[in-house]
Molecule: c-di-AMP riboswitch aptamer (ydaO/yuaA leader)
Organism: soil metagenome
């Protein structure tokens, strides 16, 4: 300079931290929907289905991200990912309300094209 992601921004404080705004997740009614209850359920996240193999893995379909000319969107070559962690016996959707996060980890590219803007 840039990327993956909600994980950024202002004001105040000496710091500790404290409010806001934005941007992200969870619980929570009617109505609707649902027939399940240890073969527990659930959630956040792209991270899931299906067949093959003795196994390790492979193969398909799906999905996600990058793809550097000043910014965006969008399609294609090509290159990667498909993990991981949380609640704790419990939650469908759910308006009013109630709660929580603002971390961490990375280094693609001198590959072809459309649009719209400066």
């Nucleotide at each position: 300079c840039g990327c993956c992601g909600a994980g950024u921004c202002c004001a105040c404080g000496u710091g500790a931290g404290u409010g806001g705004a934005g941007c992200g997740g969870g619980g929570g009614a009617a109505c609707c929907a649902a027939u399940u209850g240890u073969u527990g359920g659930g959630g956040c996240g792209a991270a899931c289905c299906u067949c093959c193999u003795u196994g390790u893995g492979g193969a398909g379909g799906g999905c996600c991200g990058c793809g550097a000319g000043c910014u965006c969107u969008u399609u294609c070559a090509g290159c990667g990912g498909c993990a991981g962690c949380c609640c704790g016996u419990c939650a469908g959707c759910u308006a009013a309300c109630c709660c929580c996060g603002c971390a961490g980890g990375c280094g693609u590219a001198c590959g072809a094209a459309a649009g719209a803007g400066a």